[in-house]
Context: one part of a larger RNA
Molecule: large-subunit ribosomal RNA, domain II
Organism: marine metagenome
RNA sequence: ACCAACAAGUUUAUUUUAGUGGCGAGCUUAAAUAAUUAAAAUAUGUAGGCGAAAAGAAAUUAAGUUUUAAAAUGCUUUUUAGUCUCUGAAAUAAGACCCGAAACUAAGUGAUCUAACCAUGAACAGGCUGAAAUUAAGGCGGAAACGCUUUUUGGAGGGCCGAACCCGUGUAUGUGGAAAAAUACUGGGAUGAUUUGUGGUUAGGGGUGAAAGGCCAAUCAAACUUAGAGAUAGCUGGUUUUCUGCGAAAUCUAUUUAAGUAGAGCGUUAAAAGGACUUUAUUAGGGGUAGAGCUCUCGAUAAAUAAUGGGGGCCUAAUAGCCUUACUGAAUUUAUUGAAACUUCGAAUACUAAUUUAAAAGACUUUUAACAGACAGACUGUGAGUGCUAAGAUUCAUAGUCAAAAGGGAAACAGCCCAGAUUAUUGGUUAAGGCCCUUAAAAGUAAUUAAGUGAAAAAAUUGUGGAAAAAUGUUAACAGCCGAAAGGUAGGCUUAGAAGCAGCCAUCCUUUAAAGAAAGCGUAACAGCUCAUUGGUUUAGUUUUUUUGCAUUGAAAAUGUACGGAGCUAAAAUUAUUUGCCGAAGUUAUAGAUUUAUGUAAAAUAAAUGGUAGCAGAACGUUCUGUAAAUCUAAGAAGUUUUAUAGUGAUAUAAAAUGGAGAUAUCAGAAAUGAAAAUGUUGGU
Numbered sequence: 001a002c003c004a005a006c007a008a009g010u011u012u013a014u015u016u017u018a019g020u021g022g023c024g025a026g027c028u029u030a031a032a033u034a035a036u037u038a039a040a041a042u043a044u045g046u047a048g049g050c051g052a053a054a055a056g057a058a059a060u061u062a063a064g065u066u067u068u069a070a071a072a073u074g075c076u077u078u079u080u081a082g083u084c085u086c087u088g089a090a091a092u093a094a095g096a097c098c099c100g101a102a103a104c105u106a107a108g109u110g111a112u113c114u115a116a117c118c119a120u121g122a123a124c125a126g127g128c129u130g131a132a133a134u135u136a137a138g139g140c141g142g143a144a145a146c147g148c149u150u151u152u153u154g155g156a157g158g159g160c161c162g163a164a165c166c167c168g169u170g171u172a173u174g175u176g177g178a179a180a181a182a183u184a185c186u187g188g189g190a191u192g193a194u195u196u197g198u199g200g201u202u203a204g205g206g207g208u209g210a211a212a213g214g215c216c217a218a219u220c221a222a223a224c225u226u227a228g229a230g231a232u233a234g235c236u237g238g239u240u241u242u243c244u245g246c247g248a249a250a251u252c253u254a255u256u257u258a259a260g261u262a263g264a265g266c267g268u269u270a271a272a273a274g275g276a277c278u279u280u281a282u283u284a285g286g287g288g289u290a291g292a293g294c295u296c297u298c299g300a301u302a303a304a305u306a307a308u309g310g311g312g313g314c315c316u317a318a319u320a321g322c323c324u325u326a327c328u329g330a331a332u333u334u335a336u337u338g339a340a341a342c343u344u345c346g347a348a349u350a351c352u353a354a355u356u357u358a359a360a361a362g363a364c365u366u367u368u369a370a371c372a373g374a375c376a377g378a379c380u381g382u383g384a385g386u387g388c389u390a391a392g393a394u395u396c397a398u399a400g401u402c403a404a405a406a407g408g409g410a411a412a413c414a415g416c417c418c419a420g421a422u423u424a425u426u427g428g429u430u431a432a433g434g435c436c437c438u439u440a441a442a443a444g445u446a447a448u449u450a451a452g453u454g455a456a457a458a459a460a461u462u463g464u465g466g467a468a469a470a471a472u473g474u475u476a477a478c479a480g481c482c483g484a485a486a487g488g489u490a491g492g493c494u495u496a497g498a499a500g501c502a503g504c505c506a507u508c509c510u511u512u513a514a515a516g517a518a519a520g521c522g523u524a525a526c527a528g529c530u531c532a533u534u535g536g537u538u539u540a541g542u543u544u545u546u547u548u549g550c551a552u553u554g555a556a557a558a559u560g561u562a563c564g565g566a567g568c569u570a571a572a573a574u575u576a577u578u579u580g581c582c583g584a585a586g587u588u589a590u591a592g593a594u595u596u597a598u599g600u601a602a603a604a605u606a607a608a609u610g611g612u613a614g615c616a617g618a619a620c621g622u623u624c625u626g627u628a629a630a631u632c633u634a635a636g637a638a639g640u641u642u643u644a645u646a647g648u649g650a651u652a653u654a655a656a657a658u659g660g661a662g663a664u665a666u667c668a669g670a671a672a673u674g675a676a677a678a679u680g681u682u683g684g685u
Base pairs, nucleotide, nucleotide: 001685002684003683004682005681006680011094012093013092014091015090016089017088018087019086021084022083023082026050027049028048032044033043034042054061055060064075065074097238098237100235104228105227106226107225108224109223115202116201117200118199119198120197121196122195123194124192126161127160128159129157133153136150138149139148140147141146165189166188167187170185171184172183173182204220206216207215208214241619242618243617244616245615246614251264252263253262254261255260266373267371268370269369270368271367272366273365274364277362279359281355282354283353284352285351291345292343293342297339298338299337300336301335302334303333304332305331309327310325311324312323313322314321377402378401379400380399381398382397383396384395385394386393407418408417409416422592423591424590425589427588428587429586433582434581435580437565438564442579443578444577445576446575447574448573454568459553460552461551463550464549465548466547467546468545469544470543471542472541480537481536482535483534484533486510487509488508491505492504493503516531519530520529521528593609594608595607596606597605598604620674622671623670624669625668626667630664631663632662639658640657641656642655643654644653645652646651
């Protein structure tokens, strides 16, 4: 991992409620007893319970009572149904649907592992170093003891090197290992606080610890075993057949509350009542939002006038006074302007109310009783707050979808667009979206785009289309081509030079069709080449501005292009327009099913039938009991395998084969009653 079997709302008591039946102002027995029998059942049994009357602490009183001096007040009546059995559901108490802690408490068992200690034994190759002490009739010092030195011995040390032994530094291997801690190489100690054998002592909030929270039998921030015990778990997981009707919530309030729970809101079932509700129209309302505005409030900008303050001068004994201005700039006025906590103004919606009318085989609303679930929501559009007008962010409001919704579209894609699946049909017709191929379905007209744009911004663009305006043009424009572009003069100054063209000043006149004391290149300076200006030639538009469509640049990402792909250019792109077609579980057609309503008496008509949590209803199957001393069965039971038929389905029936001895209709009853999930349990492979 697979297969099989097993595996989870039960039982008792009490209460409430719905239904059912009995009796009914009453209802009812419990224990127990009696006879027949195995029990059950029957009879007896009125002790007790509930109800028919309540109030008060009570005496007590009583349709009233209590308080009080007396009342109001309070409670209860005046409102006539209960009670007992059975069945369903729920609540409470119990393990209470099942599995699951870490822990807590008690009593015991452990020191054959390991920690420390006690008693008694054992072990430590070899080599090195050479302390104290010591010898001498040596030397030196000393009166001596003795000291120093030399010499002779000596053999100390938690001394040195290094086996056994003990340990475990580094690296590699190993990592379901050879091993639940090892192996190899390399290391540390190795006469000591050494190592070790045997026996013993200390026990769980306790021991032991050269102290790491270490160790106390592969278990230690409190061992192990058993018991309390099915501890508790607001947390995770699981919870077993079918069909039908309806169908939520993820909000408010409170909470030692935020993963829970309670009341309300939202669901279901039953009963009763209602003519309200929804949408539209009309009428009447209040408002202070959007917008707008600047009257008020708080701000902003500019200007004018300008108080006050500061600086300076004159004067004074000093203030004061007078004059003045780099500055300051209250306030007022004028003009412009911003505002969630500004308003002289002010919508649309929304909301409230009324009216009568209209529509819907629209839908509901309220009350009572019972049972819930839910109180982690998500995204999208709109209006706002927080944030960076960041977020698939977060918090509200409002609408939708998902949640609990399948189908078609968006390549794929809970929350977007279309549309809400009762069943069957290789019918029709449409929605969104599409119609070259993939892929069902298409053609036309008029334009644009050349970028494969058709997938991204600000900004920029002699790419190109449209619109508008202005100027200019047969008295010849714009562009092109052929010419001219001169003289005074090399203007004056400056300068080595300065001649139109380094720089400064001036910038005239003449000839002309026209030609600057020169707009640019150029020279050392000249020269030279263009330009402005002008003649000729040519012949019809040209130039500028504004606006707008499409396009271009802007444009960088990691395996390999990337509209989904192939591919597409008078399109298969974009814009406008016309007529078709395709396209869904929509709608419609045909044939059924079920529910509700009307209706009748069983026809018909109409509507409805997506669904999680959840509520309600109706069924199927399993085991056992009665029915059953009945029925089936060796002319073949149960079981198994396969097929067919019936039923909306759980399932049922039949046939064949296998099997070889039991099975059971119907209607009832009782449950250890249904498995695909629980890192489920056990077994097998």